[in-house]
SAM riboswitch aptamer (S box leader) from Peribacillus muralis, 107 nucleotides, folded computationally.

RNA sequence: UUCUUAUCAAGAGAGACGGAGGGACUGGCCCGAGGAUGUCUCGGCAGCAGACUUUUCUAGAGUGCUGUGCCAAAUCCAGCAGGUUCAUUUCGCCUGAAAGAUAAGGA
Numbered sequence: 001u002u003c004u005u006a007u008c009a010a011g012a013g014a015g016a017c018g019g020a021g022g023g024a025c026u027g028g029c030c031c032g033a034g035g036a037u038g039u040c041u042c043g044g045c046a047g048c049a050g051a052c053u054u055u056u057c058u059a060g061a062g063u064g065c066u067g068u069g070c071c072a073a074a075u076c077c078a079g080c081a082g083g084u085u086c087a088u089u090u091c092g093c094c095u096g097a098a099a100g101a102u103a104a105g106g107a
Base pairs, nucleotide, nucleotide: 001107002106003105004104005103006102007101008100013042014041015040016039017038021031022030023029025079026078027077028076043071044070045069048067049066050065051063052062053061054060055059075099080096081095082094083093084092
């Protein structure tokens, strides 16, 4: 980098450094010199894989030790296809896909 599987409306911030854009892409809408995004330290959330404990043991529950992950907004919303309301459109709602993120396994 790519493939497969699973999950993505819950949850969790302080300090220091630094100084301009950032929220993956496009549009919208937001965040940002009252200092964002980012990096580091500490703290926290969660419970994917491993470990351990336990039970009614092809499985479930628990601990949160190890490896990750995460801590503005639903993956911030939409994007493509279909359905629903409507005379029609817009708007709204629903389902699925695509794209993206994370974990585990493979190439």

The sequence was found by an Rfam model in a public genome assembly. Taxonomically the source falls in Peribacillus (Bacteria, Bacillati, Caryophanales, Bacillaceae). Its Rfam family is "SAM riboswitch aptamer (S box leader)". From the family's description: The SAM riboswitch is found upstream of a number of genes which code for proteins involved in methionine or cysteine biosynthesis in Gram-positive bacteria. Its mean pLDDT, the model's own confidence on a scale to 100, is 84.